């Protein structure tokens, strides 16, 4: 220097090919159930989607240009 993959709540991940109001486990808080912990139940905060820009009534999702982080080539 060139190709690919990835980038989404605290953490792991889905959603993107096929644009239409952001989900899910697990943590995390309240209750409940227990002498009491823990397992169980119920209910509740938590991300506008690496960043920036364009296209469209509408973008996480298309499109362009940056960052990062892994991979392969040189």
């Nucleotide at each position: 220097u060139g190709g690919c993959u990835u980038g989404u709540g605290a953490c792991u991940c889905a959603g993107c090919c096929u644009g239409g109001u952001a989900g899910a486990g697990u943590g995390c808080c309240g209750c409940c159930c227990u002498u009491a912990c823990a397992a169980g139940g119920c209910g509740g905060a938590u991300g506008c989607c690496g960043a920036g820009g364009g296209u469209u009534c509408g973008a996480a999702u298309c499109c362009c240009u940056c960052c990062a982080a892994g991979c392969c080539a040189a």
Record summary:
RNAcentral holds the sequence, with entries from ENA. The RNA shown here (transfer RNA) has 74 nucleotides and comes from Methanobrevibacter millerae. Lineage of the source: Archaea > Methanobacteriota > Methanobacteria > Methanobacteriales > Methanobrevibacter. Rfam family: tRNA. By type it is a transfer RNA. Rfam links the family to the GO term triplet codon-amino acid adaptor activity.